[in-house]
RNA sequence: AGAGUUUGAUCCUGGCUCAGAACGAACGCUGGCGGCGUGGAUAAGACAUGCAAGUCGAACGGGAUCAGGUUUGUAGCAAUACCGAUCUGGUCCAGUGGCAAACGGGUGCGUAACACGUGAGCAAUCUGCCGGGAAGUGGGGGAUAGCUCGCCGAAAGGCGAAUUAAUACCGCAUAUGGCUAGGGAGGACAUCCUCCUGACGCCAAAGUCGCAAGACGCUUCCUGAUGAGCUCGCGGCCUAUCAGCUUGUUGGUGAGGUAACGGCUCACCAAGGCUAUGACACCUAGCUGGUCUGAGAGGAUGAUCAGCCACACUGGAACUGAGACACGGUCCAGACUCCUACGGGAGGCAGCAGUGGGGAAUAUUACACAAUGGAGGAAACUCUGAUGUAGCAACGCCGCGUGGAGGAUGACACAUUUCGGUGCGUAAACUCCUUUUAUUGGGGAAGAUAAUGACGGUACCCAAUGAAUAAGCACCGGCUAACUCCGUGCCAGCAGCCGCGGUAAUACGGAGGGUGCAAGCGUUACUCGGAAUCACUGGGCGUAAAGCGCGCGCAGGCGGGCUGAUAAGUUGGAAGUGAAAUCCUAUGGCUCAACCAUAGAACUGCUCCCAAAACUGUCAGUCUAGAGUCUGGAAGGGGAAGAUGGAAUUAGUUGUGUAGGGGUAAAAUCCGUAGAGAUAACUAGGAAUAUCAAAAGCGAAGGCGAUCUUCUGGAACAGUACUGACGCUGAGGCGCGAAAGCGUGGGGAGCAAACAGGAUUAGAUACCCUGGUAGUCCACGCCCUAAACUAUGAAUGCUAGUCGUCGGGGAGCUCGUCUCUUCGGUGAUGCAGUUAACACAUUAAGCAUUCCGCCUGGGGAGUACGGUCGCAAGAUUAAAACUCAAAGGAAUAGACGGGGACCCGCACAAGUGGUGGAGCAUGUGGUUUAAUUCGAAGAUACGCGAAGAACCUUACCUGGCCUUGACAUUGAUAGAAUCUGCUAGAGAUAGCGGAGUGCCCUUCGGGGAGCUUGAAAACAGGUGCUGCACGGCUGUCGUCAGCUCGUGUCGUGAGAUGUUGGGUUAAGUCCCGCAACGAGCGCAACCCUCGUCCUUAGUUACUAACGGUUCGGCCGAGGACUCUAAGGAGACUGCCUUCGUAAGGAGGAGGAAGGUGAGGACGACGUCAAGUCAUCAUGGCCCUUACGGCCAGGGCGACACACGUGCUACAAUGGGCAGGACAAUGAGACGCAAUACCGCGAGGUGGAGCAAAUCUAUAAACCUGCUCUCAGUUCGGAUUGUAGUCUGCAACUCGACUACAUGAAGCUGGAAUCACUAGUAAUCGUAGAUCAGCCAUGCUACGGUGAAUACGUUCCCGGGUCUUGUACUCACCGCCCGUCACACCAUGGGAGUUGAUUUCACCCGAAGCGGGGAAGCUAAACUGGCUACCCUCCACGGUGGAAUCAGCGACUGGGGUGAAGUGGUAACAAGG
Repeated sequence: AGAGUUUGAUCCUGGCUCAGAACGAACGCUGGCGGCGUGGAUAAGACAUGCAAGUCGAACGGGAUCAGGUUUGUAGCAAUACCGAUCUGGUCCAGUGGCAAACGGGUGCGUAACACGUGAGCAAUCUGCCGGGAAGUGGGGGAUAGCUCGCCGAAAGGCGAAUUAAUACCGCAUAUGGCUAGGGAGGACAUCCUCCUGACGCCAAAGUCGCAAGACGCUUCCUGAUGAGCUCGCGGCCUAUCAGCUUGUUGGUGAGGUAACGGCUCACCAAGGCUAUGACACCUAGCUGGUCUGAGAGGAUGAUCAGCCACACUGGAACUGAGACACGGUCCAGACUCCUACGGGAGGCAGCAGUGGGGAAUAUUACACAAUGGAGGAAACUCUGAUGUAGCAACGCCGCGUGGAGGAUGACACAUUUCGGUGCGUAAACUCCUUUUAUUGGGGAAGAUAAUGACGGUACCCAAUGAAUAAGCACCGGCUAACUCCGUGCCAGCAGCCGCGGUAAUACGGAGGGUGCAAGCGUUACUCGGAAUCACUGGGCGUAAAGCGCGCGCAGGCGGGCUGAUAAGUUGGAAGUGAAAUCCUAUGGCUCAACCAUAGAACUGCUCCCAAAACUGUCAGUCUAGAGUCUGGAAGGGGAAGAUGGAAUUAGUUGUGUAGGGGUAAAAUCCGUAGAGAUAACUAGGAAUAUCAAAAGCGAAGGCGAUCUUCUGGAACAGUACUGACGCUGAGGCGCGAAAGCGUGGGGAGCAAACAGGAUUAGAUACCCUGGUAGUCCACGCCCUAAACUAUGAAUGCUAGUCGUCGGGGAGCUCGUCUCUUCGGUGAUGCAGUUAACACAUUAAGCAUUCCGCCUGGGGAGUACGGUCGCAAGAUUAAAACUCAAAGGAAUAGACGGGGACCCGCACAAGUGGUGGAGCAUGUGGUUUAAUUCGAAGAUACGCGAAGAACCUUACCUGGCCUUGACAUUGAUAGAAUCUGCUAGAGAUAGCGGAGUGCCCUUCGGGGAGCUUGAAAACAGGUGCUGCACGGCUGUCGUCAGCUCGUGUCGUGAGAUGUUGGGUUAAGUCCCGCAACGAGCGCAACCCUCGUCCUUAGUUACUAACGGUUCGGCCGAGGACUCUAAGGAGACUGCCUUCGUAAGGAGGAGGAAGGUGAGGACGACGUCAAGUCAUCAUGGCCCUUACGGCCAGGGCGACACACGUGCUACAAUGGGCAGGACAAUGAGACGCAAUACCGCGAGGUGGAGCAAAUCUAUAAACCUGCUCUCAGUUCGGAUUGUAGUCUGCAACUCGACUACAUGAAGCUGGAAUCACUAGUAAUCGUAGAUCAGCCAUGCUACGGUGAAUACGUUCCCGGGUCUUGUACUCACCGCCCGUCACACCAUGGGAGUUGAUUUCACCCGAAGCGGGGAAGCUAAACUGGCUACCCUCCACGGUGGAAUCAGCGACUGGGGUGAAGUGGUAACAAGG
């Protein structure tokens, strides 16, 4: 110090989350030791038991008890025991009396307050014990507890009688002195202070101990110290959805009361007091020093320690006392618990332990008063759960240890592996060493200043034993250090955020390894930080959340120049205080550290005093630049009222006139023969004001538009005369405020929500049409909201320009419709600067100042509740629960658009021929089946893989068999190999034989190669799965013209530029221009075939000339031609004309060919998780007497049906018969096969020729002639029967062909749809691969004959380039909205109901203080005291009302969330 997360990517805004520190913690796993700390945070809930406040016999009467002494008596031999008496005590229960018990200890309920903190004040006060000082302590009196007796009661306790003491109580005397009425002096002055005097006024006392001295007490007064009380300034929580509160209230006078001021209380008088600087109310809370965090400022917190406060079962009250309204006191009331003889009593752990309860959770019913401190006492001493210690707890901090050195064959195990190895790993074993710790034994403190040590035989020291007693936890996808294997298979699970998991998971679980920390490690909760994410330090508001719709203006905030004064702010100095502890620094003490001690610094604050006078403030004076007033002439849809026009619409009347009009994409509703519409004239009425009219004007905004008149507001300019800071902003407040809407009364032509009808549509409660009411208009009164927008608050100053335009002024001349200039307004463009970018840019979103308003993730929600306003509609103010990890802004690249521009393609159009109808062939789906093996699925599956399913193929089914296997490598053994017979069986297979003994080397033992056999095992094998793990190959977009890179430049960046633009092209083809310059993959060309020519070469091809001939290039011959097959030439917009800057285009010539000559091969970056694990290869998984292998038979050929692709037809442009003519490619020895003969024919017999330019094949359409004459035919050939041929072990399932016979559907094919632009379509035949044969009508080649049409690019489809919009980016087959249905969650309303809190009125009125008070009681004191009883106040309680909060609530409202519900399609593209 930052990081992750919104996107395809980017920048920004913005939330969420993480890394750090901390803790009185808890939970999980684990756990060796010590030191120092800490430990009921929840039920201020309830408490059994023990202890926590007593002490003094030197205040007192005593004698229940104890000890000792003396003496007597009784018992006993005695020791001794018992009882009694007496004395003593450093003994003492209970009691009287004194002091203490108000401290110490606990808790945090209440309290928003002078409670706390801080600083002042008390001249308005008190203070036991303690210190200092002054003065005293004389003499009397009557009681009372205890004890005893009697009585009541269960007890607690109480009553009566008699008797007794005091440092208990009461008079009297004395008065240094104190108090007081009064008098005087001085000082201060809102209060009062000091001193003097002061009576005939009032006020004391106690003794005990000691032989004594004396000591301790007692009384009065002064003073100090300590402690307390009271008052004031300032400081620190939330809510305004709490805006008004208050009657002892605010003040005065007088009185009472208090230690003391005071409405503290009372009587009377006055009507005040507090509040937006937040009163009052509600919620929450002990406050502080400090603690945690943070760079700091801040934020959070208030355990332990310390200061203050409050409380003591709940509420009230006083008594005693120096001090309490009293934790371990009293009284009363209440709740609860306990005892009880039912009559009545007792109690208060928020003291220390402890119990149960609650809770995630918090310890021992310990030891000691040895130390420190406290109470009492003269003291000894007693008491002290304060305190000191120990125990429990890893709860925290700190320290130590669990060993050290050597040790490689890098052991074993484990894990992994590419099978070679690698990791764990010097780690272990092993060798040597040490003993912190542990155990045992011995010694043994300080803490104590004479005695006294709980801790404690503790700390510490010494010796011995022996590596011995001692390591875990979390994590390993990114953030974040650390990686592999196995298991699992959107399951189980993980998760702080993003997110992992659907068969190869570094994210789940386990393991190995690693990383981090370590006696701990993780998790959870909470706090601060990061978060500049409430921004004082230190943020924003055009579009991300955010400028009030606009103005006027009270308070408030801020405010021009100069001079003087002052000293509130400000600055400096000094003093007091800021408790201690803590933090920090230094030093020291525990072996170190934690911890502790000492000293210093600090405590940023408050108060008083002194000084300064720049700035701010205040006061006084002055100025004119801000602001305002005045004068002048001009501009304007500024406002209000009134008056007056013309055009148009509509309606009415009348005339002319006849069949339509109107409306729409098209129609219909509608109007019209009862005369519309059209046209002409007149009349009526309402609303709005064409042209002028715009970057224009005016207004604060909303807004304002015919003309004229009246009234009226404001701004600008010029002039300088006046005032002299009079200013700016503006919370509340007041006013204005489009449209719609509301109320009352008018008005109503047109338009037009609602409504009606007609259309459209799947529907159409819409868009379109015909009508039509509120309303729109006027007057008055409300409403008060808008994308009220410049999405930009107001004011002031400063910061380059240029070009328009409106209003005013000035200057100049050439005097104009001129030029220059200035002030104010309104626009465009643009620099600096700003901005996330877009953009803004003197009219700022720039640089600054002042003031106001507003924002703090999205949704819920501008909603609910409450308040205010309103007639209502509603407006305004304005949450929470819950839910998500985003929501959002700007810009970028794509994709898309029922956006735009341009261009191309048999894309459409123009044509030709088909498919879709029939029959058949073939493929697919479906169905069926034991099996009908598998794959291919829009285009881009479907005559596809398959260029050949009868067996084989074959992967499928049934049955029969084999298990190291049909095949590969290693291999003990045996044998050459090989050939062959018989038997059984469906065959695989099994059994029995026969023939045959090889090759190379040799040291002659043997070895080797190949083949067969073969135990055992490694392994083979798999057309089993995954094409979504892959390679390779392929389809498609698409032979479309695109796709990129380097450097440079621009941009914060994603990216852009180049590649866009203007032309041109088939083309990102080329040219020109240009912040680009180049380059690559594509295009083109290079390659092949065809078309022309030439050269070379002529056999098997050819034959012009010559010769021969069997008349056939057959032979000789030829090398001319055709042809063959090698090499060349040729075409390049080269030439001409024309257009064009060029590239290039159009036309022409020549040429076999002309603008890529035709065709082919060739397929950029990429897309479709496209296809293929069944061609092959291959990771992983799976099977292993089977999912492998062999065999026979069956199936892949099924058949109601549906689809694709084809063939043949439906006929006369034809069929049949006869005759006749012309090809090219390719194939052939397991072959093609001629002539000949046989057969109607398929074919058979036979075998010339040919391993091929030599041999082998009738080319057909076509031509000629004859026939058929429009028919289901002499068309068509399906189907079926019979008889055959051929292939083949074998044609039943299931072959092809032949002959004869049979002669089905079909007469040109609905919606729809396909191909083709020239040697093409159409049509005709021929050949080949596969192949024994063939289901081939398929596929691939070959030649023959040989058209029509293209105006053109509006439309359909596909594609390319540029541009635009976008909420899309698995990219429009996208995204996405609301209702309904279902489940869950929180919430509003709700008849009511329950509880809590507060408050008001009234009633009751305990205890108690105060007042009164006896005829009752009373020993002293007698004008006395006490009591019953009465009165005021008053707690609890009761009744009634009100308010607030909370719970529940039938039903109901919306909201949120939820892989695959329903019906629509509102938004995003012009979203139709």